[in-house]
RNA sequence: GACAAGGGCAAAACCGGCGAAAGCCGGCGACGCAAAGCCACGAGGCUAAAGCAUCCGGCAAGGAUGCCACGUCAGUCGGGCUGCCGAA
Numbered sequence: 001g002a003c004a005a006g007g008g009c010a011a012a013a014c015c016g017g018c019g020a021a022a023g024c025c026g027g028c029g030a031c032g033c034a035a036a037g038c039c040a041c042g043a044g045g046c047u048a049a050a051g052c053a054u055c056c057g058g059c060a061a062g063g064a065u066g067c068c069a070c071g072u073c074a075g076u077c078g079g080g081c082u083g084c085c086g087a088a
Stems, first nucleotide, its partner, number of pairs: 001085001008033002014027005031075001037081003041078003044073003051067006
């Protein structure tokens, strides 16, 4: 970063599986992407099983609400590392 060349990746939906969920894996499929290759270092988003608090329940079982990341998102942004081609 070009109406270049050879190519690459694969959103949503659907099917199967894992997970409490967010989400992830595989198949199919392409919305798009010059790093939409890799990395949770910074910011931010998402989820809340477990935990804590309160409430309902006579107590309990169970349920509801709120808080909470050590979970997750690299196709949210920044950052780090690596990579194909070679016009302006």
Molecule: c-di-GMP-I riboswitch aptamer
Organism: soil metagenome